[in-house]
Small-subunit ribosomal RNA, 5' domain from an uncultured bacterium, 484 nucleotides, folded computationally.
The RNAcentral record of the full RNA draws on ENA and SILVA.
Rfam family: Bacterial small subunit ribosomal RNA.
Its mean pLDDT, the model's own confidence on a scale to 100, is 85.
Context: one part of a larger RNA
RNA sequence: GAACGAACGUUGGCGGCCUGGAUUAGGCAUGCAAGUUGAGCGUACCCAGCAAUGGGGAGCAGCGUAAGGGGCAGUAAGGUAUGGGUAUCUACCCGGGGAUCGGGCAUAGCCUGUAGAGAUACAGGGUAAUUCCCGAUGAUGUCGCAAGACCAAAGCUCCGGCGUCCCUGGAGGAGCCCAUAUGGUAUUACGGUAGAUGGUGGGGUAACGGCCCACCAUGCCUAAGAUGCCUAGCGGGUGUGAGAGCACGACCCGCGCCACUGGCACUGAGACACUGGCCAGACACCUACGGGUGGCUGCAGUCGAGGAUCUUCGGCAAUGGGCGCAAGCCUGACCGAGCGAGGCCGCGUGAGCGAUGAAGGCCUUCGGGUUGUAAAGCUCUGUCGAGGGGGAGAAAAGCCGAAAGGUGUGAUCUAUCCCUGGAGGAAGCACGGGCUAAGUUCGUGCCAGCAGCCGCGGUAAGACGAACCGUGCGAACGUUGUUC
Numbered sequence: 001g002a003a004c005g006a007a008c009g010u011u012g013g014c015g016g017c018c019u020g021g022a023u024u025a026g027g028c029a030u031g032c033a034a035g036u037u038g039a040g041c042g043u044a045c046c047c048a049g050c051a052a053u054g055g056g057g058a059g060c061a062g063c064g065u066a067a068g069g070g071g072c073a074g075u076a077a078g079g080u081a082u083g084g085g086u087a088u089c090u091a092c093c094c095g096g097g098g099a100u101c102g103g104g105c106a107u108a109g110c111c112u113g114u115a116g117a118g119a120u121a122c123a124g125g126g127u128a129a130u131u132c133c134c135g136a137u138g139a140u141g142u143c144g145c146a147a148g149a150c151c152a153a154a155g156c157u158c159c160g161g162c163g164u165c166c167c168u169g170g171a172g173g174a175g176c177c178c179a180u181a182u183g184g185u186a187u188u189a190c191g192g193u194a195g196a197u198g199g200u201g202g203g204g205u206a207a208c209g210g211c212c213c214a215c216c217a218u219g220c221c222u223a224a225g226a227u228g229c230c231u232a233g234c235g236g237g238u239g240u241g242a243g244a245g246c247a248c249g250a251c252c253c254g255c256g257c258c259a260c261u262g263g264c265a266c267u268g269a270g271a272c273a274c275u276g277g278c279c280a281g282a283c284a285c286c287u288a289c290g291g292g293u294g295g296c297u298g299c300a301g302u303c304g305a306g307g308a309u310c311u312u313c314g315g316c317a318a319u320g321g322g323c324g325c326a327a328g329c330c331u332g333a334c335c336g337a338g339c340g341a342g343g344c345c346g347c348g349u350g351a352g353c354g355a356u357g358a359a360g361g362c363c364u365u366c367g368g369g370u371u372g373u374a375a376a377g378c379u380c381u382g383u384c385g386a387g388g389g390g391g392a393g394a395a396a397a398g399c400c401g402a403a404a405g406g407u408g409u410g411a412u413c414u415a416u417c418c419c420u421g422g423a424g425g426a427a428g429c430a431c432g433g434g435c436u437a438a439g440u441u442c443g444u445g446c447c448a449g450c451a452g453c454c455g456c457g458g459u460a461a462g463a464c465g466a467a468c469c470g471u472g473c474g475a476a477c478g479u480u481g482u483u484c
Base pairs, nucleotide, nucleotide: 001484002483003482004481006480007479008478009477010476013347014346015345016344017343018342019340020339026303027302028301030300031299032298035063036062037061040060041059043057045056046055047054048053070258071257072256079182080181081180082179083178084177085176086175088174089173090172093170094169095168096167097166098165099164100163101135102134103133104132110125111124112123113122114121115120141150142149143148155162156161183230184229185228191221192220193219196218197217198216199215200214201213202212203211233255234254235253236252237248238247239246240245260281261280262279263278264277283294284293285292286291311337313336314335315334319333320331321330322329323328350380351379352378353377360371361370362369363368384425386420387419388418389417390416393413394412398407399406400405428473429472430471431470432469433454434453435452439468440467441466442465443464449456450455
C1' cells in the first nucleotide's frame, strides 16, 4: 500500500447493488417449512337443497416425501480434482415393437363390545378398488450348448382423453474400478498387518471383489515415509504480488459428509432416509406411576456463551418443484420488503458577483499580518430530501371459443414525467518533531501525559493539554485484529 463475513471510538443526508451467527455440531417456547389426486375405491356421518344433485370430512389406494432447504461435526482418503474404464442399475420423460383375457380371497373405513387417565390396543361382524392373489396367453425377454423350462397387466371417463403390462433404444441420473495429484510431524521405524496378502470352492449383491464364509498357502505395506499422533471438508475460485509464490476456501456453483449421540434394518427405481421406523443412551416434557411424548445443523424467533452477526414481515405476481386431464392446491425453495455506513458505487449538503478587506478570533517587531470572497449583501438554481399526481415495464401463461378473436392474473418495485414550496432539512474525522503533507501562542514543569519506530516532558516543549491556523480524507474518518 492492498484486502476483510470484521469489531471498537467519534460522526452521520439520500439512493442502487451486494452482504450479515466466523464462537457452543450448546439447549430450545411458539407459528409455519410436503403434500396432492373424487377422472382409482367404498362410505356410517356433516352442510346446502322440496328433490334430483352438489359440496365436505376421516379412511383404503396411487404418486411425491431420496428433490428442494441447512450445516461443515467427522473424514488426510469409502473424500476431492483431472483423465480413463465397465462386471452394473435406473421411477417419472422421449422413440420403436407387442399386449391389456378369465376368476378369486381379504382388509381399513363402518357397526358392536372390552381395557385404559390418555396415547392407544384388542375381540367379533361386515364392505370396495388402479389394493392383493390364482389361472390363461406367452417371445424379439430370462436361464440353458441344446431340447426345453419360466415370467405380466387395471381400469377410469365429461368420449376429447388419462392410464396399466412386457420387450427394446435414448436422454438424464447413479453404483463400482484404475492412474496421477491432493496437509504437518521421524522428539512416531530392526516398524505395521491375521480377513491380514493370495489361491480353490461357495454365499451374497443390480454389479466386480476377502464384501462374507470353509479349506489351503504365507504372504502384503514400509525411508519415494508404512503405522501412529496432530490438523483439515475438497475443487471452481478469493486476497495479495511485476511474476514466481504465499495465505485463504465467507457469499455463488459442483462433489462429499452429517441430521440429539451410537447402532440397525424395512419400504422403495432410488435411503440405511433432516421434519419415516426399531433398539440403546443422555437430555427435556406429560402422567391417574401402569406408561407415553420430543429432536430448529429448514424460515423467523429465544436463552446461553461471545469483541461480534438481522424481522416470530408480505406474496405465490414471476422462476422452479410436487400432485392433478384440468381448474387448481401446496411450496419460509423463491421473489420481495424490513434492520445494520458491514462493503462497493453514485449523488447532494448550493451557484455567480461581492472590500486594497466589516465585526469577532489568533499572532504581532504595535507598523501590521492572518482567518478571508470567507461572511454580510445582491442576483439566481431546484439535484437529493418533503408533500401531491400520472406512469410504461417486470405478464407470459391460463380460461372461453371450431376459428377469428375475446377475457384475464402484481406480493413488491419502478425508469421517467408533472405540480407545490423555499437555501431552506444535510459535515465530519484524523493528523501537523522526523519517517510524512501540514506551526504558532498559552498552560504544564521527568508532573500530567504522548508513543507505530526513533523518541518527547526536569521553566522559553513546533512531540503533553488548549486555542487559532494549517494538512489529508470526506458520509465518513481513525484504531485494533488477520493475510499478502